């Protein structure tokens, strides 16, 4: 240089045959529970889905483009 994968919440990830409030463990903070703590239960906050444009009525999802890692070819 040329192909693929990958990029969603602090952190592992689901959701990619478009449908319209974006979820699930842990992890954090309240409360129950206990003498305390730990396990448990229960709630509750955090995300404009890498960044731009684009197609549609309607995009995390389709198109392009650039940026990041990753693997493989020259």
């Nucleotide at each position: 240089g040329c192909g693929c994968c990958a990029g969603u919440a602090g952190c592992u990830c689901a959701g990619u045959c478009g449908g319209a409030u974006a979820g699930a463990g842990c992890a954090g903070c309240a409360g129950c529970c206990u003498u305390c703590u730990a396990a448990g239960c229960u709630g509750c906050g955090g995300g404009c889905c890498g960044g731009g444009g684009g197609u549609u009525c309607g995009a995390a999802u389709c198109c392009c483009u650039c940026c990041u890692g990753g693997c493989g070819c020259g």
This is a predicted structure of a 74-nucleotide RNA (transfer RNA) from a Deltaproteobacteria bacterium.
Its Rfam family is "tRNA". Rfam's curators write: Transfer RNA (tRNA) molecules are approximately 80 nucleotides in length. The family's RNA type in Rfam is transfer RNA.
Model confidence (mean pLDDT): 81 of 100.
Taxonomically the source falls in Myxococcia (Bacteria, Pseudomonadati, Myxococcota).